[in-house]
RNA sequence: GGCACCAUCGCCAAGAGGUAAGGCAAAGGUCUGCAAAACCUUCAUUCACCAGUUCAAAUCUGGUUGGUGCCU
Numbered sequence: 001g002g003c004a005c006c007a008u009c010g011c012c013a014a015g016a017g018g019u020a021a022g023g024c025a026a027a028g029g030u031c032u033g034c035a036a037a038a039c040c041u042u043c044a045u046u047c048a049c050c051a052g053u054u055c056a057a058a059u060c061u062g063g064u065u066g067g068u069g070c071c072u
Stems, first nucleotide, its partner, number of pairs: 001071007010024003018055001026042005048064005
C1' cells in the first nucleotide's frame, strides 16, 4: 500500500427495513434476628461518527475513526 470482517447498556450478547430480546452487574422491594441465597420490579429520545436513500434505518448506500485478520 491492497483486500476482508467487526463496532449494539458498565460487561457479554441477539436483532439483517416497521421503531432494541436475553444473561451478568447495578438500583429498589419481599423474605430474615442480621446477612447470604431465592423471588418481584426497574434499567439503551444518541446502536462508533458524518452524510445519503426511504413514509419509516441499529439494519441499505457512501465516507470517516478505531479494532482484528490476510496479501504484498
Transfer RNA from an uncultured Clostridia bacterium, 72 nucleotides, folded computationally. Rfam family: tRNA. By type it is a transfer RNA. It was read from a public genome assembly. The coordinates come from a structure-prediction model, not an experiment, and the mean pLDDT is 80.